[in-house]
Molecule: Bacterial RNase P class A
Organism: Candidatus Hydrogenedentota bacterium
RNA sequence: UGAGUAGGCCGGACGGCCGCGGCGCACUUCGGGUGCGUCGAGGAAAGUCCGAGCUCCACAGGGCAGGGUGCUUGGUAACGCCAAGGCGGGGCAACCCGACGGAAAGUGGCACAGAAAACACACGGCCCAAGCCGCGCUAUGCGUGGCCUCACGCGGCGCGUGGCCGGCAAAGGUGAAAAGGUGCGGUAAGAGCGCACCAGCGGCCUGGCGACAGGCCGGCUUGCCAAACCCCACCCGGAGAAAGUCCAAAUAGGGGAGCGAUGGGGUGGCCCGCCCCGCUCCCGGGUAGGACGCUCGAGGCGCGCGGCGACGCGCGUCCCAGAUGAAUGGCCGUCUCGGCGCUCUCGGGCGCUAGACAGAACUCGGCUUACAGGCCUGCUCACGUU
Numbered sequence: 001u002g003a004g005u006a007g008g009c010c011g012g013a014c015g016g017c018c019g020c021g022g023c024g025c026a027c028u029u030c031g032g033g034u035g036c037g038u039c040g041a042g043g044a045a046a047g048u049c050c051g052a053g054c055u056c057c058a059c060a061g062g063g064c065a066g067g068g069u070g071c072u073u074g075g076u077a078a079c080g081c082c083a084a085g086g087c088g089g090g091g092c093a094a095c096c097c098g099a100c101g102g103a104a105a106g107u108g109g110c111a112c113a114g115a116a117a118a119c120a121c122a123c124g125g126c127c128c129a130a131g132c133c134g135c136g137c138u139a140u141g142c143g144u145g146g147c148c149u150c151a152c153g154c155g156g157c158g159c160g161u162g163g164c165c166g167g168c169a170a171a172g173g174u175g176a177a178a179a180g181g182u183g184c185g186g187u188a189a190g191a192g193c194g195c196a197c198c199a200g201c202g203g204c205c206u207g208g209c210g211a212c213a214g215g216c217c218g219g220c221u222u223g224c225c226a227a228a229c230c231c232c233a234c235c236c237g238g239a240g241a242a243a244g245u246c247c248a249a250a251u252a253g254g255g256g257a258g259c260g261a262u263g264g265g266g267u268g269g270c271c272c273g274c275c276c277c278g279c280u281c282c283c284g285g286g287u288a289g290g291a292c293g294c295u296c297g298a299g300g301c302g303c304g305c306g307g308c309g310a311c312g313c314g315c316g317u318c319c320c321a322g323a324u325g326a327a328u329g330g331c332c333g334u335c336u337c338g339g340c341g342c343u344c345u346c347g348g349g350c351g352c353u354a355g356a357c358a359g360a361a362c363u364c365g366g367c368u369u370a371c372a373g374g375c376c377u378g379c380u381c382a383c384g385u386u
Stems, first nucleotide, its partner, number of pairs: 001382010012335007020040009042357001046368002049366005054240004066236005071085005086100001087098004101231002106229002108225003123172001125168003131164007141154005180198006199221001201218007244292004254283006263277005299318008337355001338353006
């Protein structure tokens, strides 16, 4: 200098004018208004995906069912989050990624292709070692004829060749995956058949809290899928701030007490009685409306100590939105960071331009997603110079 990797931070500044919400004080003509002071969006306030606080409902205990999580050890109020580590994969490296328990408990699945996809199998191919058959040659032997050195026949060790039965799974082809891998020996051809190394499995020893790692020994091999059922370990009640609590009209219901020259209606042939209507007072529930919940909290910042770290402990310091048709805004000026355009003496000058994602609604810890532009730090690789 270039390329990369990990982490952290910012996300316009200042001033003026007008406006809005909360709180405090003062004044006031007091169901309200005015003035002054003070506070007033985010790193994600977002998605509402996890985990909690808080509130109400449910709940003896235990089990089943259902759901979730899933390497280890820690952190935490808790977590599916975070830290450190292990193992596997990727990268030259810094570093990144991983639902990363169990497939030698059981059930099930493995498309297409392929002979065969899990009780292995045999398509092309390799081999004829054993057994049987055919053909050719044939040592030795036997028989007949000829009579000698030959011919014919029988039999047949062995050799060659073809077939049946059979042996094989090395190499080929298919596939995401082919029944451990590579090499040497061995064999008719082959094969963990034998051996060495490697992978895997089991046991022992050593190191580590542990995941696991290293070493030795053993018998020789058990495909893949559990984000298939399942098994194992641990965790889990539901609803959410429109939760929930309190105050409480008008109108219309409800309950109670009382009232009448004993009025009206109903029941009944009539009277008593009973029921309804009327007036007065009291009580209670719900609705409109209002208040609380509501923002001081597992809180922010600084320093010290402990810890590799996540984090914890201690001290100091600060108060930092609480609306409910729902405020947090608009305009102007100056400047700065970028961007764009013009110019040119190549370093300036001039002009334009605040410019991303977004926006609280009970609170907190995380995760995820969106984001113009900019700043800082650690580390790695390549090249160059000294």